RNA sequence: GCCAAGCUAGCCAAGUUGGUCACGGCACAUGUCUGAAAAACAUGGGAUCUUGGUUCGAUUCCAAGGCUUGGCA
Numbered sequence: 001g002c003c004a005a006g007c008u009a010g011c012c013a014a015g016u017u018g019g020u021c022a023c024g025g026c027a028c029a030u031g032u033c034u035g036a037a038a039a040a041c042a043u044g045g046g047a048u049c050u051u052g053g054u055u056c057g058a059u060u061c062c063a064a065g066g067c068u069u070g071g072c073a
Base pairs, nucleotide, nucleotide: 001072002071003070004069005068006067007066010026011025012024019056028044029043030042031041032040049065050064051063052062053061
């Protein structure tokens, strides 16, 4: 330099022929329980890499950029 894949919460991660509340696990907070803690159970908060475009409407489609990983030279 070229090609491919990926980017969603503190971490991991599903999803979407474009539309209702973005699934779940760990972690975190509160409560129940306990002498206390752990475990367990219940409840709760937080997320679509950035910019632009298409569209009534974009996490999803298109373009450019950034970052990560792999391959080729």
Transfer RNA from candidate division TM6 bacterium GW2011_GWF2_28_16, 73 nucleotides, folded computationally. RNAcentral records the identical sequence in 5 taxa. The coordinates come from a structure-prediction model, not an experiment, and the mean pLDDT is 82. The sequence is in RNAcentral, with records from ENA. It matches the Rfam family "tRNA". About the family: Transfer RNA (tRNA) molecules are approximately 80 nucleotides in length. The source organism's lineage runs through Bacteria, Bacteria candidate phyla and Candidatus Babelota.